[in-house]
RNA sequence: GCCGGGUUAGCUCAGCUGGUCAGAGCAGCUGAUUUGUAAUCAGCAGGUCAAGAGUUCGAAUCUCUUACCCGGCU
Numbered sequence: 001g002c003c004g005g006g007u008u009a010g011c012u013c014a015g016c017u018g019g020u021c022a023g024a025g026c027a028g029c030u031g032a033u034u035u036g037u038a039a040u041c042a043g044c045a046g047g048u049c050a051a052g053a054g055u056u057c058g059a060a061u062c063u064c065u066u067a068c069c070c071g072g073c074u
Base pairs, nucleotide, nucleotide: 001073002072003071004070005069006068007067010026011025012024013023019057028044029043030042031041032040050066051065052064053063054062
C1' cells in the first nucleotide's frame, strides 16, 4: 500500500429484511426480605448506536470519507 471484519449503556454483546419506545446479561442506585451481611425478588437510572457528509417521508441498519482495533496479502 491492497483486501476483509469490527466500533451500540461503566463491561460483555444482541439488533443490519430501513419503520413500534434502541435491548439483554453483569455492574450501579433505591426498596422489600434478614438480627445483620450475602443471596433472592421488585423497581429505577444509564446510549448524541466511533466522527462527519449523503440517499430517503423515515437510517444503529444503505452509500462515501475519516479515525481507531483485529486478521490476511504484498

Predicted 3D model of a 74-nucleotide RNA (transfer RNA) from an Acidimicrobiia bacterium. NCBI's taxonomy places the organism under Bacteria, Bacillati, Actinomycetota, Acidimicrobiia. Rfam family: tRNA. Rfam describes the family as follows. Transfer RNA (tRNA) molecules are approximately 80 nucleotides in length. Its mean pLDDT, the model's own confidence on a scale to 100, is 80.